Predicted 3D model of a 108-nucleotide RNA (Guanidine-I riboswitch aptamer) from Neorhizobium alkalisoli. Model confidence (mean pLDDT): 78 of 100. The sequence is in RNAcentral, with records from Rfam. Of the family's consensus pairs, 93% are formed in the model. It matches the Rfam family "Guanidine-I riboswitch aptamer". Rfam links the family to the GO term regulation of gene expression. Rfam describes the family as follows. This family represents a conserved RNA structure found upstream of the ykkC and yxkD genes in Bacillus subtilis and related genes in other bacteria. The function of this family is unclear although it has been suggested that it may function to switch on efflux pumps and detoxification systems in response to harmful environmental molecules.
């Protein structure tokens, strides 16, 4: 200085907001409703650096098919998958947000 990997999928939760419900308020009402207000809360959206299940991949042991070994296949076992501080500003959604943009820009 370049390359590649450092993983997917669910469930929850920090959080977040108002599309729906429900509250409150205000007008109106034969039914039935209008307006507005994030308001503890239900639906709803939600983590790379939050938990947790599942596969997956490494790697030990063990057994199974034809032969040593390679290769495959079933099992169990891991404190194996390391570290990880982060704006501004932008995007969709009804509208926001630890959600994308982004393990970015930048710092170490």
């Nucleotide at each position: 200085c370049g390359a590649g990997u450092u993983g997917g999928c669910g469930g929850c939760u920090a959080g977040g907001g108002u599309u729906c419900c429900g509250g409150c308020g205000u007008c109106g009402u034969u039914u039935u409703g209008a307006c507005g207000u994030g308001c503890u809360g239900g639906u709803c959206c939600g983590a790379g650096a939050g938990c947790u299940g599942c596969c997956a991949c490494u790697g030990g042991c063990g057994g199974g098919g034809a032969g040593a070994c390679a290769u495959c296949c079933c099992g169990u076992c891991a404190g194996g998958u390391g570290c990880a501080c982060g704006g501004c500003g932008g995007g969709a959604u009804a509208a926001a947000a630890g959600c994308c943009c982004g393990g970015g820009a930048g710092a170490c």